[in-house]
This is a predicted structure of a 267-nucleotide part of an RNA (large-subunit ribosomal RNA, domain VI) from Parabacteroides sp. OttesenSCG-928-G21. Its mean pLDDT, the model's own confidence on a scale to 100, is 84. Its Rfam family is "Bacterial large subunit ribosomal RNA".
Context: one part of a larger RNA
RNA sequence: CGUUGGAGAUUUGCGAGGCUCUGACACUAGUACGAGAGGACCGUGUUGGACAGACCACUGGUUUACCGGUUGUACCGCCAGGUGCAUUGCCGGGUAUCUACGUCUGGAUUGGAUAAGUGCUGAAAGCAUCUAAGUACGAAGCCAGCCUCAAGAUAAGAUCUCCUUAUAAGGGUCGUUGUAGACUACGACGUUGAUAGGCUACAGGUGUAAUUGCAGUAAUGUAUUUAGCCGAGUAGUACUAAUUGCCCGAAGCUUUCUACCGGUAGG
Numbered sequence: 001c002g003u004u005g006g007a008g009a010u011u012u013g014c015g016a017g018g019c020u021c022u023g024a025c026a027c028u029a030g031u032a033c034g035a036g037a038g039g040a041c042c043g044u045g046u047u048g049g050a051c052a053g054a055c056c057a058c059u060g061g062u063u064u065a066c067c068g069g070u071u072g073u074a075c076c077g078c079c080a081g082g083u084g085c086a087u088u089g090c091c092g093g094g095u096a097u098c099u100a101c102g103u104c105u106g107g108a109u110u111g112g113a114u115a116a117g118u119g120c121u122g123a124a125a126g127c128a129u130c131u132a133a134g135u136a137c138g139a140a141g142c143c144a145g146c147c148u149c150a151a152g153a154u155a156a157g158a159u160c161u162c163c164u165u166a167u168a169a170g171g172g173u174c175g176u177u178g179u180a181g182a183c184u185a186c187g188a189c190g191u192u193g194a195u196a197g198g199c200u201a202c203a204g205g206u207g208u209a210a211u212u213g214c215a216g217u218a219a220u221g222u223a224u225u226u227a228g229c230c231g232a233g234u235a236g237u238a239c240u241a242a243u244u245g246c247c248c249g250a251a252g253c254u255u256u257c258u259a260c261c262g263g264u265a266g267g
Stems, first nucleotide, its partner, number of pairs: 001152001005163007015149004021049007033038001051106005059100003066093005071086006110144003117137004170248004174190005195241003198237005204230003212223004260267002
């Protein structure tokens, strides 16, 4: 831009892509078969491998604005307590998130038409013959089925709802944002409000803060004290910010040709 008024939502599926794997074990059954040795078909289940998808409850990893330990040095006048720098100084842990080394699921089942092949009936051709008429089976292959995309499928579909002579329905901008994201886009919310932050509580992490008391010459230990501190999690709560607004937005207008009605007009 189109889809022949403009929108919002939900869909059909013309078509397209993906997937399609396989081992072992048990029962059947030491049965059928076989002199024996050996050892099934068919069927039913169990459990793996590789691959694929999703996910984070578990187990690991990560976790440079979380907590703690600690070395050197500078600074905050000294002490105490801290801050900076040294690869995050070096280390020990570690929430959320993201992940695999973790977890779950999948291949199926089923239907149809067939290939090779196997048939039934049966002529041509008194027999025979699966084929000539007719008819039945038959593969992880084909078409459906399963998953995903999909009406620019220009043959542009369908259904519901809203608005329709006026800025309306609706959309955008803007703001708070995240399950989304390079930017756009997409999703949630915008006071008729829990959208984000804060606060409170909980969860979770670290591991017993500072001050003060006591013991010790002191380093240090101990009590207060599962204390203090704390990024992302959950719930509650309008405390702060989502204010007021602005923009776009519909069969309108002009011209030409044709057909009909009319004959000034006009439809």